[in-house]
This record gives sequence, structure tokens and C1' cells, in this order.
RNA sequence: CUCUUAUCCAGAGAGGCUGAGGGACUGGCCCGAUGACGCCCGGCAACCGACUGUAUCUGCAGUAUAGGUGCCAAUUCCUGCAGGAUGUUUUGAUCCUGAUAGAUAAGAG
Repeated sequence: CUCUUAUCCAGAGAGGCUGAGGGACUGGCCCGAUGACGCCCGGCAACCGACUGUAUCUGCAGUAUAGGUGCCAAUUCCUGCAGGAUGUUUUGAUCCUGAUAGAUAAGAG
């Protein structure tokens, strides 16, 4: 980097350092010197792993979090393609479903 599978409407600090940008990309809309982003500490969760019970075609339920990751503005902030519903001062609006894209985990090449 590519592929596969699963998940993405819950949760997480009025701390320290730093100092101007940040929210993947598009278009929006936001956050930010009342200090964002990042780093540290702190925290959340429980994908892998551990343990217990049950089951056995390897699943299901639960426990802890000292192991490997992850995460801690806004639903993945909304949106981007397709279909549907409502509606009609008509190519614009609202809502729903699916896909795409993205993120994370686990596995494979």
C1' cells in the first nucleotide's frame, strides 16, 4: 500500500507545556489568543489478548483492565453517488434507506 471481516446517534478534565491553526478530502457549517492543533498527565471504552461460565464446529454471556491498540467539540459535524417519501412561489427544501469515501480493530497478501 492492497484485500477481507466487524464497528462508527453511547462514553471520556474548568490540569500542565506550547502557541496558530484545526475539524481526512469537496462544498457547507463550525472550533480557535476566554488559547484551538500538538505533547504530557488524566480519563473513556473494551476491538485483540487475559480470566470465568456455558456451549462446541469455536460461538454466546460475563469479569477485570496490570498487556497490544483505539478514542476523549459537534452522529464519521453535515454533505458529495443512487433510490424512495413529503412537498411544490419548482431543479430548491425536509426526511428515510442503501452505496461510496473515511476512521479504528483484527486477519491476509
The prediction has a mean pLDDT of 80. Predicted 3D model of a 109-nucleotide RNA (SAM riboswitch aptamer (S box leader)) from Desmospora activa DSM 45169. The RNAcentral record of the sequence draws on Rfam. It matches the Rfam family "SAM riboswitch aptamer (S box leader)". Its family is annotated with regulation of gene expression in the Gene Ontology. From the family's description: The SAM riboswitch is found upstream of a number of genes which code for proteins involved in methionine or cysteine biosynthesis in Gram-positive bacteria. The SAM riboswitch acts at the level of transcription termination control. The predicted structure consists of a complex stem-loop region followed by a single stem loop terminator region. An alternative and mutually exclusive form involves bases in the 3' segment of helix 1 with those in the 5' region of helix 5 to form a structure termed the anti-terminator form. This entry represents the conserved core of the complex structure involving helices 1-4. The model forms 97% of the base pairs in the Rfam consensus.